[in-house]
Model confidence (mean pLDDT): 82 of 100. Transfer RNA from a Verrucomicrobiota bacterium, 73 nucleotides, folded computationally. Rfam family: tRNA. Gene Ontology term of the family: triplet codon-amino acid adaptor activity. From the family's description: Transfer RNA (tRNA) molecules are approximately 80 nucleotides in length. It is annotated as a transfer RNA. Lineage of the source: Bacteria > Pseudomonadati > Verrucomicrobiota. RNAcentral holds the sequence, with entries from ENA.
RNA sequence: GCACAGUUAGCUCAUUGGAUAGAGCAGUGGACUCAUAACCCAUUGGUACCGGGUUCGAAUCCCGGACUAUGCA
Repeated sequence: GCACAGUUAGCUCAUUGGAUAGAGCAGUGGACUCAUAACCCAUUGGUACCGGGUUCGAAUCCCGGACUAUGCA
C1' cells in the first nucleotide's frame, strides 16, 4: 500500500429502517446473615468512533476520515 472484519454503558456483547437503545458482569442502595461471600430485590450509567449524505424517520443504508485486529504484498 491492497483486501476483509470490527468500533454501541466501566468490561463482554445484542439490537439488519420505526415506541424511551437493551442484556450479562461490574458499580450503588436494600433485604438476608452473628459476620463475610453467594443467592434475592431495586437502581445509576450511553453524543451508538468522527463528519457528511439518503429517508417522513438512521445505531442500522451510502460516502469520506480515524482507530483496532487479521491476511496479502